[in-house]
């Protein structure tokens, strides 16, 4: 060339058949310490790759496009 699978916070990932975008790690603050760590609360932190359609509503369906991996020639 051809097929398949994925792309959501700094990083790892969920989202139950289309109905409020969480949660652990990391940041930051607080309590605890002489102080640091460890624990324990709390904040902030997101154009759901990018662009259209569909729907009252789209991370979720549907087209195009980038992008990583994986498999074939």
């Nucleotide at each position: 060339g051809g097929g398949a699978a994925g792309g959501u916070a700094g990083c790892u990932u969920a989202a139950u058949u289309g109905g409020u975008a969480g949660a652990g790690c990391a940041a930051u603050c607080g309590u605890c310490u002489u102080a640091c760590a460890c624990a324990c609360g709390a904040u902030a932190g997101g154009u759901u790759a990018u662009g259209g359609g569909u729907u009252c509503a789209a991370g979720u369906c549907c087209c195009a496009u980038c992008c990583u991996u994986c498999c074939u020639a």
Transfer RNA from Thyridium curvatum, 73 nucleotides, folded computationally. Its Rfam family is "tRNA". Rfam links the family to the GO term triplet codon-amino acid adaptor activity. About the family: Transfer RNA (tRNA) molecules are approximately 80 nucleotides in length. NCBI's taxonomy places the organism under Eukaryota, Opisthokonta, Ascomycota, saccharomyceta, Thyridium.